[in-house]
RNA sequence: GACGGGGCCUCUGGAGAAUCCUGCGCAAGGCAGGUGCCGAAGGGGCAAGGUUUUACCAAACCGAAACUCUCAGGCAAAAGGACAGAGAUCAAACU
Numbered sequence: 001g002a003c004g005g006g007g008c009c010u011c012u013g014g015a016g017a018a019u020c021c022u023g024c025g026c027a028a029g030g031c032a033g034g035u036g037c038c039g040a041a042g043g044g045g046c047a048a049g050g051u052u053u054u055a056c057c058a059a060a061c062c063g064a065a066a067c068u069c070u071c072a073g074g075c076a077a078a079a080g081g082a083c084a085g086a087g088a089u090c091a092a093a094c095u
Stems, first nucleotide, its partner, number of pairs: 006090002009087005018035001020034005036075003042071001043069003049062005
């Protein structure tokens, strides 16, 4: 100094799905229970492939996602929100 990537911070954008039912309660999207549903916090699962053991068959383990599960979370708004853009900053690596 250039390119690409990573962590953290700030700003901006950012989807889906019952304002369901019952009970308690003066009342509250407050509490308890029930049914239905959503996937984009987090978490679980695995394909190619890889490793180990083994003469072979085979077994065990590793192995990604916006796929899948729906444990958690969520189904007005707010908040949260994967991800994306911009800015600032930190560390490492490369030339």

The RNA shown here (Glycine riboswitch aptamer) has 95 nucleotides. It was read from a public genome assembly, where an Rfam model found it. The model forms 90% of the base pairs in the Rfam consensus. The coordinates come from a structure-prediction model, not an experiment, and the mean pLDDT is 75.